[in-house]
Context: one part of a larger RNA
RNA sequence: CUGGGCGUAAAGCGUGCGCAGGUGGUUUCGUUAGUCAGAUGUGAAAUCCCCGGGCUUAACCUGGGAAUGGCAUUUGAGACUGCGAAGCUAGAGUACGGCAGAGGGAGGUGGAAUUCCACGUGUAGCAGUGAAAUGCGUAGAUAUGUGGAGGAACACCGAUGGCGAAGGCAGCCUCCUGGGCCAGUACUGACGCUCAUGCACGAAAGCGUGGGGAGCAAACAGGAUUAGAUACCCUGGUAGUCCACGCCCUAAACGAUGUCAACUAGUUGUUGGGAAAGGUGACUUUCUUGGUAGCGCAGCUAACGCGUGAAGUUGACCGCCUGGGGAGUACGGUCGCAAGAUUAAAACUC
Numbered sequence: 001c002u003g004g005g006c007g008u009a010a011a012g013c014g015u016g017c018g019c020a021g022g023u024g025g026u027u028u029c030g031u032u033a034g035u036c037a038g039a040u041g042u043g044a045a046a047u048c049c050c051c052g053g054g055c056u057u058a059a060c061c062u063g064g065g066a067a068u069g070g071c072a073u074u075u076g077a078g079a080c081u082g083c084g085a086a087g088c089u090a091g092a093g094u095a096c097g098g099c100a101g102a103g104g105g106a107g108g109u110g111g112a113a114u115u116c117c118a119c120g121u122g123u124a125g126c127a128g129u130g131a132a133a134u135g136c137g138u139a140g141a142u143a144u145g146u147g148g149a150g151g152a153a154c155a156c157c158g159a160u161g162g163c164g165a166a167g168g169c170a171g172c173c174u175c176c177u178g179g180g181c182c183a184g185u186a187c188u189g190a191c192g193c194u195c196a197u198g199c200a201c202g203a204a205a206g207c208g209u210g211g212g213g214a215g216c217a218a219a220c221a222g223g224a225u226u227a228g229a230u231a232c233c234c235u236g237g238u239a240g241u242c243c244a245c246g247c248c249c250u251a252a253a254c255g256a257u258g259u260c261a262a263c264u265a266g267u268u269g270u271u272g273g274g275a276a277a278g279g280u281g282a283c284u285u286u287c288u289u290g291g292u293a294g295c296g297c298a299g300c301u302a303a304c305g306c307g308u309g310a311a312g313u314u315g316a317c318c319g320c321c322u323g324g325g326g327a328g329u330a331c332g333g334u335c336g337c338a339a340g341a342u343u344a345a346a347a348c349u350c
Base pairs, nucleotide, nucleotide: 003322004321005320006319007304008303012318014201015200016199017198021194022193023192025088026087027086028085029084030083031082033081034080035077036076037075038074039073040072041071042070049065050064051063052062053061054060091191092188093187094186095185096184097182098181099180103177104176105175106174107173108172109171110154115149116148117147118146119145120144121143125136126135162169163168206247207246208245209244210243211242215241216240220236221235222234223233258317259316260315261314262313263312266295267294268293269292270291271290272289273288274287275286276285277284278283299306300305323350324349325348332343333342334341335340
């Protein structure tokens, strides 16, 4: 390079936005760049291949033909792609009307519980474990009552439920704000899809500055266990966990399944809308549409399994893989305050 692949064997970037690039609905006209057909010229000879000829044959020599991926000029075709022009509405979008939602940001506020403080009642234990001990307690603990302080998280509802691009999002109220779905009408008229580089977001841990600190708890200390016990268990306990601002940029960032579009049996739940019929009503049935789950035909798959939300049948574009170890390492570059991240080999070895 031609391939073959990427749920679990190596392989889908953590996620989105998006310039370049690639690619692109439908109709008519034009053009002829690509494309197709013909002609001409050229593509040196030798070599190679085919048919002959000459040395007794062969090697060798030699005649003719073919071939020479092509290139140029020219004539024609006008389907398809491109380009130009003019349209269309089925893709995409906008407006109007509804609807659901832990979507995001800011502010306020509520109750339960833990801890601590003060006071009252009250007396010898409490706590903890497999059993204990360390620990707390006659300087009055635990328990119980009242009042107060402070921080963090929001039981029940709660669900295979909802929302979000992903990470993720949950007490209640207010303000600001993004997206989605449904129904019908009007409008724009291909404005679309994907996307190297780039930009933005990105759990937890960690870092910087300043706050905060109830509970929990790396490190650490003590008590046990044990042959030992730098652990598992227990008593304590600091960073941290929380807030503001700024970094870090990684995860089994998982559906281990890139995004978009089209097509291909059904069936059972659940959730958001809409329509029709029935019912006094609660509501029921049927149809339709967008999610989210279970089963399953065809088909696919090495099997497991997937199966209209595909891992089926196709198309467009991007990313990635190419035996195990060495190694996601070294060196260099870029980024970072650091921790480190990212890009990414080779020798050698099996």